[in-house]
RNA sequence: UCGUGCUAGACGGGGAACUAGCGGUGCCCUGCACCCGCAAUCCGCUACAGCGGGGUUGAAUUCCCUUUCGAGGUCCGAUAUUGUGGGACUGCGUCUGCUAAGUGGUGUUGACGGUUGGGUCCUGCGCGGCGAAAGCCUAUGAAAUUGGUCAGGUCCGGAAGGAAGCAGCCAUAAAUAGUCCCUUUCGGGUGCCGCAGGGUUGCCUGAUUCGAGCUGGCUGGUGGCCGUAAGCCGGAAUGGCGUGAUCGACAAAGGGUGCACGA
Numbered sequence: 001u002c003g004u005g006c007u008a009g010a011c012g013g014g015g016a017a018c019u020a021g022c023g024g025u026g027c028c029c030u031g032c033a034c035c036c037g038c039a040a041u042c043c044g045c046u047a048c049a050g051c052g053g054g055g056u057u058g059a060a061u062u063c064c065c066u067u068u069c070g071a072g073g074u075c076c077g078a079u080a081u082u083g084u085g086g087g088a089c090u091g092c093g094u095c096u097g098c099u100a101a102g103u104g105g106u107g108u109u110g111a112c113g114g115u116u117g118g119g120u121c122c123u124g125c126g127c128g129g130c131g132a133a134a135g136c137c138u139a140u141g142a143a144a145u146u147g148g149u150c151a152g153g154u155c156c157g158g159a160a161g162g163a164a165g166c167a168g169c170c171a172u173a174a175a176u177a178g179u180c181c182c183u184u185u186c187g188g189g190u191g192c193c194g195c196a197g198g199g200u201u202g203c204c205u206g207a208u209u210c211g212a213g214c215u216g217g218c219u220g221g222u223g224g225c226c227g228u229a230a231g232c233c234g235g236a237a238u239g240g241c242g243u244g245a246u247c248g249a250c251a252a253a254g255g256g257u258g259c260a261c262g263a
Stems, first nucleotide, its partner, number of pairs: 001263006009057003012030004020046005034054005063256006072247004076242002079239004084234003089231002091228003095224005101219003104215003113209008121198006127191002130187006137178004146171004154163003
């Protein structure tokens, strides 16, 4: 160096997710790559990290290592759009407190403030008014049982005379009606009424003192409450972006690789 037979190895790999972690089934990428059984309400293992059975190839175009390239995935960042939630801040709006710079009103024919009287408020007494009842007054009023006078008639008496008494007349009780002038009692959605006492400084008003402000309609300034959600803040989805981070298939380049026998 050649031939034969073996062995390690290979017969796909990767991303996310799951998981304490690893691998697989399932999803996605790469691109073509032995077969059978198991498995998402999962399956099998433990750093030599799928298990079990069978097959092919085999020391190199095929196995192993390093570097480069880089499909694709994941994460991060800022950004745009669209939903969603918030109400701290900047805005905006309603209401409201304070201020008094501007303006308006008012004020030397006297503001604000001080003092003082009265009213409004409460209690008591009185007066008036209104209403009701009773009294007073007027009229009527005994046909059931009031009084007076009692014709006629009746009774007693010899007579003089006397007695009871119907109708009528007069008066009156109860009662009815009226007058409503007067008296008394009671009541109140009763009063530009009077007297006495008390109370309040809120309002109105009179007097007096002081001597220049007062008011807060509008604008402004400054607070408060409530609302709104444009800015703003939180979170979500999607799009493109980044000398961002990380994993990385395929591919390219370089290097490495065992044993036995025979010639």